[in-house]
Predicted 3D model of a 469-nucleotide part of an RNA (small-subunit ribosomal RNA, 3' major domain) from an uncultured bacterium. The RNAcentral record of the full RNA draws on ENA.

Context: one part of a larger RNA
RNA sequence: UGACGGGGGCCCGCACAAGCGGUGGAGCAUGUGGUUUAAUUCGAUGAUACGCGAGGAACCUUACCAGGGUUUGACAUAUAGAGGGAGACAUAAGAGAUUAUGUUGCUGCUUGCAGCCUCUAAACAGGUGCUGCAUGGCUGUCGUCAGCUCGUGCUGUGAAGUGUUGGGUUAAGUCCCGCAACGAGCGCAACCCCUUUCACUUGUUACUAACGAGUAAAGUUGAGGACUCAAGAGAAACUGCCGGUGACAAACCGGAGGAAGGUGGGGACGACGUCAAGUCAUCAUGGCCCUUAUAUCCUGGGCUACACACGUGCUACAAUGGCGGCGACAGAGUGAAGCGGAUCUGCGAAGAUGAGCGAAUCGCAAAAAAGCCGCCCCAGUACAGAUUGGAGUCUGAAACCCGACUCCAUGAAGGUGGAAUCGCUAGUAAUCGCGCAUCAGAACGGCGCGGUGAAUACGUUCCCGGGCC
Repeated sequence: UGACGGGGGCCCGCACAAGCGGUGGAGCAUGUGGUUUAAUUCGAUGAUACGCGAGGAACCUUACCAGGGUUUGACAUAUAGAGGGAGACAUAAGAGAUUAUGUUGCUGCUUGCAGCCUCUAAACAGGUGCUGCAUGGCUGUCGUCAGCUCGUGCUGUGAAGUGUUGGGUUAAGUCCCGCAACGAGCGCAACCCCUUUCACUUGUUACUAACGAGUAAAGUUGAGGACUCAAGAGAAACUGCCGGUGACAAACCGGAGGAAGGUGGGGACGACGUCAAGUCAUCAUGGCCCUUAUAUCCUGGGCUACACACGUGCUACAAUGGCGGCGACAGAGUGAAGCGGAUCUGCGAAGAUGAGCGAAUCGCAAAAAAGCCGCCCCAGUACAGAUUGGAGUCUGAAACCCGACUCCAUGAAGGUGGAAUCGCUAGUAAUCGCGCAUCAGAACGGCGCGGUGAAUACGUUCCCGGGCC
């Protein structure tokens, strides 16, 4: 000077408390450990690993294993020599990689060179091999916590202190006052984006109040520029105004007006540093190692195993429910090797046909919970849907290992979950559906979107983390 204390004081945070809903029990999905295996590729491991890298493992991916091949190589540059059929097609063998054979047949121009290919040689290629404790870059975390420093001056023999402490105040080292300090920088805040209100401009593919046409109905049509909406440029909120408290300050409390009030709500944004934190498997890169193999090609298998243990989720255990019927109401997206209307076929997944649309025009598209009518009558049930048998659909060379979905049958555990533990303070929790990325196909995950829409917070003694003295 820090750090630490079951030392003290002050103060924050879904930290506790007050509430609501979960996890821990069941089945399934998914990740991990362990075990197994020829291989179950590798990494991530308290918080800060475990629906994580992976925004999608049937082949490919793929790095792993078995087997079959290649050795200047699947890929790059360049040299020397020799040769040319560069490329395309077919046949045969083979699991394929590949090998053999046959047919056809090169391009440019400075017409003997270049391109391209084969062979030989030697440089080299190649490595998801090791080291994240050699590194860059990127990232997590403390923590969106309010801190971390510097110059000059002053104090101290010096390390260092002061400033940054103190009195108030704030979400904030935010601001005010005081002060041997005076200033400054990185952070805070603001500047950026979305959202909330209004007026202006522009009205098509959006809209429809008035006027005309029109219908079973319909902005369907003439038209309109009001409204909604779209998207451009603006306005608006600043403790600006009033009252009180306060130290005549900063500020706090209440009020007015206002669409919005004290940071309006949300996002992006993460100081000096910490954890030799994570990543050599995104990429880059030092060193080391392999070079007929630790490189590379192919077929098949594995990453999907299964006594078990843990994490994260989904579906339930029912009546605030389940089932059947009935023209309610979104937002944000996405579509050309695509979205695919209507029509026909099928109980259905889907198939046939193909209008329209590179989309404010057409399609995906049905929103669902809600509401109305009816059935069920508390039971392992008309709850729940695992598992299994059969029959199918789709994608794709190919669904055996190992896909999703449909129909018929089957109908398991489960009657609210021990100790313990998690999330959330408002359009939030809870609940309901919709879309997108990846993607041939393959979400209960991820990322977004809207619908319905609560309860509670006395308070800071205690648990956890943090800040100042």